[in-house]
RNA sequence: GUUCCGUUAGCACAGCGGCAAGUGCUGUCGCCCGAUAAGCGACCGACGAAGGUUCGACUCCUUCACGGGACA
Numbered sequence: 001g002u003u004c005c006g007u008u009a010g011c012a013c014a015g016c017g018g019c020a021a022g023u024g025c026u027g028u029c030g031c032c033c034g035a036u037a038a039g040c041g042a043c044c045g046a047c048g049a050a051g052g053u054u055c056g057a058c059u060c061c062u063u064c065a066c067g068g069g070a071c072a
Stems, first nucleotide, its partner, number of pairs: 001071007010025004018055001027043005048064005
């Protein structure tokens, strides 16, 4: 330099163009318990950036940024 893949919560991951953006773990609060652990309930917390297409974009397109692979 060319090309491909990825980027969603603190971590690991889901997510048919119309979802209140979800699950597990972690965290916080509570219940339970003689006290813990376990269990149960609730809460907190996210779409890498900017444009474009569309009635509507996490989702499609372009550029950029970051990470990884292959080739040179």
Predicted 3D model of a 72-nucleotide RNA (transfer RNA) from a Kofleriaceae bacterium. Taxonomically the source falls in Kofleriaceae (Bacteria, Pseudomonadati, Myxococcota, Polyangia). It matches the Rfam family "tRNA". By type it is a transfer RNA. The RNAcentral record of the sequence draws on ENA and MGnify.